[in-house]
RNA sequence: AGAGUUUGAUCCUGGCUCAGAUUGAACGCUGGCGGUAUGCUUAACACAUGCAAGUCGAACGGAAACGAUGGUAGCUUGCUACCAGGCGUCAAGUGGCGGACGGGUGAGUAACGCGUAGGAAUCUGCCCAGUAGUGGGGGACAACCAGGGGAAACCCUGGCUAAUACCGCAUACACCCUACGGGGAAAAGGAGGCCUCUUCUUGAAAGCUUUCGCUAUUGGAUGAGCCUGCGUGAGAUUAGCUAGUUGGUGAGGUAAGAGCUCACCAAGGCGACGAUCUCUAGCUGGUCUGAGAGGACGAUCAGCCACACUGGGACUGAGACACGGCCCAGACUCCUACGGGAGGCAGCAGUGGGGAAUAUUGGACAAUGGGCGCAAGCCUGAUCCAGCAAUACCGCGUGUGUGAAGAAGGCCUUAGGGUUGUAAAGCACUUUCAGCAGUGAAGAAAUGCUUAAGCUUAAUACGCUUGAGUCUUGACGUUAACUGCACAAGAAGCACCGGCUAACUCCGUGCCAGCAGCCGCGGUAAUACGGAGGGUGCAAGCGUUAAUCGGAAUUACUGGGCGUAAAGGGUACGUAGGCGGUUAGAUAAGUUGGAUGUGAAAGCCCCGGGCUCAACCUGGGAACUGCAUUUGAAACUGGCAAACUAGAGUAUAGGAGAGGAAAGUGGAAUUUCUGGUGUAGCGGUGGAAUGCGUAGAUAUCAGAAGGAACAUCAAUGGCGAAGGCAGCUUUCUGGACUAAUACUGACACUGAGGUACGAAAGCGUGGGUAGCAAACAGGAUUAGAUACCCUGGUAGUCCACGCCGUAAACGAUGAUAACUAGCCGUUGGGAGGAUUUACCUUUUAGUGGCGAAGCUAACGCGUUAAGUUAUCCGCCUGGGGAGUACGGCCGCAAGGUUAAAACUCAAAGGAAUUGACGGGGACCCGCACAAGCGGUGGAGCAUGUGGUUUAAUUCGAUGCAACGCGAAGAACCUUACCUGCUCUUGACAUACACGGAACUUUCCAGAGAUGGAUUGGUGCCUUCGGGAACCGUGAUACAGGUGCUGCAUGGCUGUCGUCAGCUCGUGUCGUGAGAUGUUGGGUUAAGUCCCGUAACGAGCGCAACCCUUAUCCUUAUUUGCCAGCACAUAAUGGUGGGAACUAUAAGGAGACUGCCGGUGAUAAGCGGGAGGAAGGUGGGGAUGACGUCAAGUCUUCAUGGCCCUUAUGGGCUGGGCUACACACGUGCUACAAUGGCAGAUACAAUGAGCAGCCAACCCGCGAGGGUGAGCUAAUCUUUAAAAUCUGUCUCAGUUCGGAUUGUUCUCUGCAACUCGAGUGCAUGAAGUUGGAAUCGCUAGUAAUCGUGGAUCAGCAUGCCACGGUGAAUACGUUCCCGGGUCUUGUACACACCGCCCGUCACACCAUGGGAGUUGGUUUUACCUGAAGCUGGUGCGCUAACCUUUUGGAAGCAGCCAACCACGGUGUCGGACCGAUGACUGGGGUGAAGUCGUAACAAGGUAACC
Repeated sequence: AGAGUUUGAUCCUGGCUCAGAUUGAACGCUGGCGGUAUGCUUAACACAUGCAAGUCGAACGGAAACGAUGGUAGCUUGCUACCAGGCGUCAAGUGGCGGACGGGUGAGUAACGCGUAGGAAUCUGCCCAGUAGUGGGGGACAACCAGGGGAAACCCUGGCUAAUACCGCAUACACCCUACGGGGAAAAGGAGGCCUCUUCUUGAAAGCUUUCGCUAUUGGAUGAGCCUGCGUGAGAUUAGCUAGUUGGUGAGGUAAGAGCUCACCAAGGCGACGAUCUCUAGCUGGUCUGAGAGGACGAUCAGCCACACUGGGACUGAGACACGGCCCAGACUCCUACGGGAGGCAGCAGUGGGGAAUAUUGGACAAUGGGCGCAAGCCUGAUCCAGCAAUACCGCGUGUGUGAAGAAGGCCUUAGGGUUGUAAAGCACUUUCAGCAGUGAAGAAAUGCUUAAGCUUAAUACGCUUGAGUCUUGACGUUAACUGCACAAGAAGCACCGGCUAACUCCGUGCCAGCAGCCGCGGUAAUACGGAGGGUGCAAGCGUUAAUCGGAAUUACUGGGCGUAAAGGGUACGUAGGCGGUUAGAUAAGUUGGAUGUGAAAGCCCCGGGCUCAACCUGGGAACUGCAUUUGAAACUGGCAAACUAGAGUAUAGGAGAGGAAAGUGGAAUUUCUGGUGUAGCGGUGGAAUGCGUAGAUAUCAGAAGGAACAUCAAUGGCGAAGGCAGCUUUCUGGACUAAUACUGACACUGAGGUACGAAAGCGUGGGUAGCAAACAGGAUUAGAUACCCUGGUAGUCCACGCCGUAAACGAUGAUAACUAGCCGUUGGGAGGAUUUACCUUUUAGUGGCGAAGCUAACGCGUUAAGUUAUCCGCCUGGGGAGUACGGCCGCAAGGUUAAAACUCAAAGGAAUUGACGGGGACCCGCACAAGCGGUGGAGCAUGUGGUUUAAUUCGAUGCAACGCGAAGAACCUUACCUGCUCUUGACAUACACGGAACUUUCCAGAGAUGGAUUGGUGCCUUCGGGAACCGUGAUACAGGUGCUGCAUGGCUGUCGUCAGCUCGUGUCGUGAGAUGUUGGGUUAAGUCCCGUAACGAGCGCAACCCUUAUCCUUAUUUGCCAGCACAUAAUGGUGGGAACUAUAAGGAGACUGCCGGUGAUAAGCGGGAGGAAGGUGGGGAUGACGUCAAGUCUUCAUGGCCCUUAUGGGCUGGGCUACACACGUGCUACAAUGGCAGAUACAAUGAGCAGCCAACCCGCGAGGGUGAGCUAAUCUUUAAAAUCUGUCUCAGUUCGGAUUGUUCUCUGCAACUCGAGUGCAUGAAGUUGGAAUCGCUAGUAAUCGUGGAUCAGCAUGCCACGGUGAAUACGUUCCCGGGUCUUGUACACACCGCCCGUCACACCAUGGGAGUUGGUUUUACCUGAAGCUGGUGCGCUAACCUUUUGGAAGCAGCCAACCACGGUGUCGGACCGAUGACUGGGGUGAAGUCGUAACAAGGUAACC
């Protein structure tokens, strides 16, 4: 520090997800040791049991228990009982101090609660310092005793008694009150020592002294209370709240200020800088994260607050409204004799419950600290320790070295090997930790007692400091640490391995099982599932889940945006607010420098130190970015006062304008009405129909009526804030602009709320209504057509008044101001000039086009900014749900405005790119259409396919590009299929052993394969060992498979298409995908060539090179040829000979737009001509770019994987592939006279041939048979037919046509039944030119005629090839089809056979409404009124003081009043929130459901609001 994910790819926007760190965690698997921390986050739920606050006998009366001592009695001579408060001590009680600390929890609290900085009107036990005292009296009450009540808790009555308990009196430096005269108010003693008297044991009195106390008061310290500034959550779908409320006066009250409380008076106070209400929450130091700013959190530790079963209340006290105190109410639990009582773990342990989840009913006061005490000491679940838990952090270990036969085993394998892996074993060494045994620190310093010195003092007391001596004090603890002993001995797992993200193979599974953080894996070769081997990462842990921050600049202060991605308010005016021109002055609020105080400690950071290191602990520093006080500065901002004119405004003078409102007025047109002319149609459409018209329409003329709108001018012209504004005239009126001067003197800008305006549609009331026209009706179209089209037609459109308040209200661009190149138009005004109507220059205000810099994701914007700045406002934060629900406000309604959530997806989106596509455009080509010729589709037959049938009808090919295709030839074979029989190392290959030459004859059984028997035969080479080929038998490795997968493949092939395209290098442009080149202007059959050109070149294609054909030449001359010469024949190149011609087959020539003129751009080229056998590629062939179709083929071959292995392999017999209601393709033959039949007669080429072609001759009507020359081929064999000539037939189912059938034969072949071909005779079907539709062909072509060949025993209408005869037509590119180039749109990219919308049906999910039902919170009015304080009262009662002894003062109980908790009542009072609810609304998600086809292309009616 980034990465994955939207796309075919790209850039951007934007969300989702991941990698990091962290935790009081939990869960899964695993688990050796130690140190240090931490450990109910949930039920502030309920609690059994034990402990957690006591102490003081040096305050007191005392003596229940224990002990010692002494005595007495009993006696079992050491026990029991009793006596003695005399002693150590001490239960209970009085009294003092402490139970307000320490410990727990976070329910409540949005608050002066907390944090921080200040303040004044206060209190403060114990402590410190000072001052002054501590005199003299009195009366009680507990305990105890006696009596009584009660189950108990406990209570009542009477009596005795002490005090540091209680109460007066005296005194009063200071203290309090005061009218300044005065008045008020205290105390307590205890302990030790000395001295005197004395019964020398004790006792008594006064005194001295020390000490602990006590009283009053001052000051301090500590602690506490109160007030204030600032800061400290969310919601406006909470906008108004408040009567003690705000203030004053007086009184009361408090420790203290104050409406804190009360009486009276006034009517205030708070709030958009967010009051009130609702929800949530203890706050902080800090913790986690982060670069920081921030964000989240507030366990442990520390500070503050609040609470103590729930609610209320006070008492005591220095301090409480009190966790382990009291009273009352409530809920709950327990005891009970039913009358009444007891209790409060949010102390430490522990229990139940809840929960994913959190420990021992431990030890000790040794240390630290606290309470009491003079002290010893006692108490202390504070605390220190131990136990449990990998909960976290830190440290250590599980061995180290050597060791290649690279062992075995595992896994993989291309079968060679690789890997696990120096890993193990083996050898050598070490012993941390754990184990056993031993040694053994530190935490302990004190207190007390004795004593010495010093200080203090009047003092040798007391006290303090220092020292010596002495008595001891350790829970942890079997401590830490060290030493010894023994053994490698006791100690490794977890997750992951498709990308992100380090790490790969095999097997299993087969969209199943499963995985998954996101993208996504899995449908038979899964690095993604499960297992294994191997690897990677971390390690006593590792993963998962949850949560926080980060990454996320994804709420943007640092640090984002708003033309099209989400986002500018419809527009203006204007309030609050924000912000604001120039100059000098003074101020000092902001700002800024210094100083001071504070910012607790801990923590973080830095430097040291201590545990062997570290975690941890500890010393010092820094920091704590803050607040406050004080003192300087005065640039900037602010407030103050003073000036200025550049912003803004006012006045004067002008011209422009559909700016607004009202009134009046004009012509054209439509329609209707009246009248005339006139006659059969009009109208309407793609075509029609509905409609109108003989009752006279349409058309045309004249007139009238009425309403609405204003052609031309007219314009990226004008005006207006926007919406918007258009005939003409008048009146009223707003704004902008220009010019020049004068004046005011910052008056400016923006603008939350607010106010006004605001298209169309719509609503209300009343008018008006010509045209147009929702709804509606009819006619068409259509599968349907609730539409598009047509004929009608009502609201409405118009006017007046009033609502509505929204639009794609758009420049999708808020307002204002400044700055930043230009050029070209246009509107209004001004200035200057001129050749003066018109033109030029310049300036200003608008309005347009292009464009520099710059900006932008790109498109684009560009002085009218989307550039660079400033100020203010509005708005955005993934898509859907949804601009929806609920609530509020507005509205007559329609509806508007404000505006969520649950749930769901991993995208949604913008711009641009390349393709593809379009019922988009332009250009071009092709037998593509057109023009022609001939066919197919109708008939019969042949052949292939589908379907059906079958035991099998083997398999494949299926739009073009399957269907006379694989198959260049199924009777057996082929053959892969079916039936039956049969073999199992096999029909075939390699290897091994044994035997045998190989091979062959004959017979039997069988359908045959096969089985049995039998005969002949002993070969070749040899180094004599043997070897090679072949055959048989046996066993194992293996063979074999036309079994599956062409969607695992190679190879081959088809197709677009012989279409003209497809690319690359370098350069350039672009952020990039990509573009350019390859586009453009011409031209071509062609990306063919030329020109132009940010391109320049190149490659694969095109063309050419190759073959063939057309002409000529040269050479050669047999089997071919024969002009001239000769011979022979009835005749023939038959012969001699010839080499001219033809032909053959080798090599050349020839054609290149080369020549001419025209055209074109002086080009490429095109059109014409000459010459030429041939002319612009002369004709034909071979040749098939990058790629597309998961095209075809595993059944040619090859091949991965899977499957079969006495069978899915091998052999054989017979059958099938030839079936047949039917449908289709391709062909043949025809339907006839351009013909049939009969006769005569002429002319080819390519080829093939020895198990062959077969002459001639003979036989047969013929197929053919017999016989037999020639030919391994320019030598022999193979008849050309149509054509031509003559005759006949005469338009008919025929002398056409030949199917079908009968019958006779022939040939091939082991064999023609299923199932061959042919012959003769006889039979003589359909068919008279073929519907819709459709195919081929542009010249030696179509059409027509025959010939040959491959396959092949035989079988050809098929296929391939050959020649003969030999046409017609092409105006042309509008249309159909296919293709190419450019361009355009796109929501497509599996690419239009695309994408995609809505209803309905089904399932699930969350949610709104809902008659209601139910729970909670809160509020209001009234009733009630426990305990308690305060006030009143004084019937009753009472020790201290006073008293005249009656009483008084004072007090208590009782009673009354006020306040008030719980509780109760109200139309279940009101408001709010939650749960639930028959039914119902829409929404979302789901497998290949239904109906249509709305959108994306002109999406087939442009789309959208």
RNAcentral holds the sequence, with entries from ENA. Small-subunit ribosomal RNA from an uncultured prokaryote, 1505 nucleotides, folded computationally.